Predicted 3D model of a 167-nucleotide RNA (glmS glucosamine-6-phosphate activated ribozyme aptamer) from Mesobacillus foraminis.
The organism belongs to Mesobacillus, within Bacteria.
Rfam family: glmS glucosamine-6-phosphate activated ribozyme aptamer. Rfam classes the family as a riboswitch. About the family: This entry contains a glucosamine-6-phosphate activated ribozyme that is found in the mRNA for GlmS. GlmS is an enzyme that uses fructose-6-phosphate and glutamine to generate glucosamine-6-phosphate. The ribozyme catalyses self cleavage of the glmS mRNA that is thought to regulate GlmS activity.
[in-house]
């Protein structure tokens, strides 16, 4: 240092890398009076997603699974994921109750839809320190800027039947 086997922890713009690009080293490249470069190849390395926001009722499927910032690659693959889809199982909401059906929605929360207020952005910039031949890498100061979903109030809007009870 490879490989196989076992145990352990860790992650979700999460983890790798075999395309690319981008550094280094060598050949390229030698001879001509002298002296250089490319392409393009070997081998090593670096780069390969910035936060916000998302699970937990089971079973399945598919698989490029929200929202912005930034911008030369945040390209491109591979795997994995709190998304999203069908069925189950229990519930909300439909103008007191309850029962069936419909629609819509919820998994401790719960019908759609408007408006307002609120919810530490982060890197990118612009310095500083350290590693490294370089490509970069990692701390660290400073000064911003979001969207979506969430919570808060407020205003619209949303089934049929049946039953018991009043009138």
């Nucleotide at each position: 240092u490879u490989a196989u086997u076992u145990u352990a922890a860790a992650a979700a713009g999460c983890g790798c890398c075999a395309g690319g690009a981008c550094u280094a080293a060598c050949c390229g490249a030698g001879g001509a009076c002298g002296g250089a470069a490319a392409a393009g190849g070997u081998u090593a390395g670096u780069u390969g997603a910035c936060g916000a926001g998302g699970g937990u009722g089971g079973a399945g499927g598919a698989g490029u699974a929200u929202c912005g910032a930034g911008u030369u690659u945040u390209c491109g693959g591979c795997g994995g994921a709190u998304g999203c889809c069908u069925c189950c199982c229990g519930g909300c909401u439909g103008c007191a109750g309850a029962g069936c059906a419909c629609a819509g929605u919820c998994g401790c929360a719960a019908u759609c839809u408007c408006u307002u207020c609120u919810u530490u952005a982060a890197a990118u910039c612009a310095g500083c320190a350290g590693g490294g031949c370089a490509a970069c890498c990692u701390g660290u100061u400073g000064g911003a800027c979001a969207a979506a979903g969430g919570g808060a109030a407020g205003g619209g809007a949303a089934u049929g039947c049946u039953u018991a009870a009043u009138a």
It was read from a public genome assembly, where an Rfam model found it.